[in-house]
Molecule: transfer RNA
Organism: Minisyncoccales bacterium
RNA sequence: GCGGGUGUAGCUCAAUGGUAGAGCUCAAACCUUCCAAGUUUGUGACGUGGGUUCGAUUCCCAUCACCCGCU
Repeated sequence: GCGGGUGUAGCUCAAUGGUAGAGCUCAAACCUUCCAAGUUUGUGACGUGGGUUCGAUUCCCAUCACCCGCU
């Protein structure tokens, strides 16, 4: 330099155009003499910038970070 892949919650992962979910974690309450475990509720996220579309995590382009291959 060229090509490909990944990017979503504090962490690990879903979601193939129509209000973004789960597990673990975190906070509160219940339970318990206390702790742990358990139950319920809650907080919190689509790498960035454009484009297409009534509507974009999703499709297109560029860019950033990381990874792989070729030279």